[in-house]
RNA sequence: UGAGAAAAAGGCAAACCUCUCGAAAGAGUGGGACGCAAAGCUACCGGUCCGCCAGAGGCGGAUAGCGGGGUUGCCCAAC
Numbered sequence: 001u002g003a004g005a006a007a008a009a010g011g012c013a014a015a016c017c018u019c020u021c022g023a024a025a026g027a028g029u030g031g032g033a034c035g036c037a038a039a040g041c042u043a044c045c046g047g048u049c050c051g052c053c054a055g056a057g058g059c060g061g062a063u064a065g066c067g068g069g070g071u072u073g074c075c076c077a078a079c
Base pairs, nucleotide, nucleotide: 002079004075011036012035016031017030019028020027021026034065040071041070042069044068045067046066047063048062049061050060051059052058053057
């Protein structure tokens, strides 16, 4: 450096419920744990979802827990 565990220390938190925001997709708070070695950050590329205009497409929005890219980073046995 790659890789990564029946390891240690810690971290995050799906569904669902509460309240708030949004036209919607969805987001935030608190509870809650299905999972996660980047489930930290980032819409640059592809995908998916919502809305509008429609011109097979365009514009705006959402998703980083769909994949890739970029960027930062804890631990460490075997190999």
Source information: This is a predicted structure of a 79-nucleotide RNA (c-di-GMP-I-GGC riboswitch aptamer) from a Pseudomonadota bacterium. Taxonomically the source falls in Pseudomonadota (Bacteria, Pseudomonadati). The sequence was found by an Rfam model in a public genome assembly.